[in-house]
Transfer RNA from a Deltaproteobacteria bacterium, 72 nucleotides, folded computationally.
It matches the Rfam family "tRNA".
RNA sequence: AGGCGUGUAGCUCAGCGGCAGAGCACUGCUUUGACGUAGCAGGGGUCGGGGGUUCAAUCCCCCCCGCGCCUA
Numbered sequence: 001a002g003g004c005g006u007g008u009a010g011c012u013c014a015g016c017g018g019c020a021g022a023g024c025a026c027u028g029c030u031u032u033g034a035c036g037u038a039g040c041a042g043g044g045g046u047c048g049g050g051g052g053u054u055c056a057a058u059c060c061c062c063c064c065c066g067c068g069c070c071u072a
Stems, first nucleotide, its partner, number of pairs: 001071007010024004018055001026042005048064005
């Protein structure tokens, strides 16, 4: 330099055009002598950035950035 993949909650990842989700973690309540476990409830997102297509974009297209792999 080129090619491929990847970027979504604090972490690990779903979601592939039509309201952004799960598990764990965190907070509160119940339970316990207490901690933990368990149960219930709750908070937390410019979906890496910019532009384009579309009535509508996390999703499709282009550019840029980060990370991983491959080729030179």